[in-house]
RNA sequence: GCCACAUCCAGAGGGGUGGAGGGAAAUGGCCCUACGAAACCCCGGCAACCAACGUCAGCGAGAGCUGUCGAGAAGGUGCCAAUUCCAGCGGCUCAAGUAGCCGGGAGAUGUGGG
Numbered sequence: 001g002c003c004a005c006a007u008c009c010a011g012a013g014g015g016g017u018g019g020a021g022g023g024a025a026a027u028g029g030c031c032c033u034a035c036g037a038a039a040c041c042c043c044g045g046c047a048a049c050c051a052a053c054g055u056c057a058g059c060g061a062g063a064g065c066u067g068u069c070g071a072g073a074a075g076g077u078g079c080c081a082a083u084u085c086c087a088g089c090g091g092c093u094c095a096a097g098u099a100g101c102c103g104g105g106a107g108a109u110g111u112g113g114g
Stems, first nucleotide, its partner, number of pairs: 002113007013043005021032003027087003044080003049076002053070002056067004084106001089103005094097001
């Protein structure tokens, strides 16, 4: 990088190095940033996808498997401005616009697969 599934309006920042960009994507908005961007490192935190644990149900001869719910967080990831910052493609609505809503696409993260 490819495929499938789940989630994405909640939550959580300090320090050091660094030195001008950053918010994935043309473009349009709107923001963050020399009161220090990206990146890297340290410490801290958030969350609960996976693992492990308990619970209940189903299946199984059994080992166990599948699913539900739950608590915790010392394991594996992830994350810690703004909804995934908003739009972008299609549709619907009427008060008609930088409008609202729905869907899609893309993306991110996790798990599984080849």
Source information: The prediction has a mean pLDDT of 84. SAM riboswitch aptamer (S box leader) from a Solirubrobacterales bacterium, 114 nucleotides, folded computationally. Its Rfam family is "SAM riboswitch aptamer (S box leader)". Its family is annotated with regulation of gene expression in the Gene Ontology. The source organism's lineage runs through Bacteria, Bacillati, Actinomycetota, Thermoleophilia and Solirubrobacterales. It was read from a public genome assembly, where an Rfam model found it.